[in-house]
Molecule: transfer RNA
Organism: Mesostigma viride
RNA sequence: AUGCUAGUAGUUCAAUAGGAUAGAGCAUCAGACUACGAAUCUGAAAGUUGAAAGUUCGAAUCUUUCCUGGCAUA
Numbered sequence: 001a002u003g004c005u006a007g008u009a010g011u012u013c014a015a016u017a018g019g020a021u022a023g024a025g026c027a028u029c030a031g032a033c034u035a036c037g038a039a040u041c042u043g044a045a046a047g048u049u050g051a052a053a054g055u056u057c058g059a060a061u062c063u064u065u066c067c068u069g070g071c072a073u074a
Stems, first nucleotide, its partner, number of pairs: 001073007010026004019057001028044005050066005
């Protein structure tokens, strides 16, 4: 330099050829339970889906450019 691939909550991952409000585990916080903790149960909070633009009635998903990581070739 070229090609491929990944980027979604604090973290690890879903969302199966575009569809209605982006969900789950762990972690965090609150409550219940307990003499106190742990465990368990209930609930809550946490997202500009890497950035910007485009297509579409509708984009995490499709297109373009850029940023970051990984792999391959030279």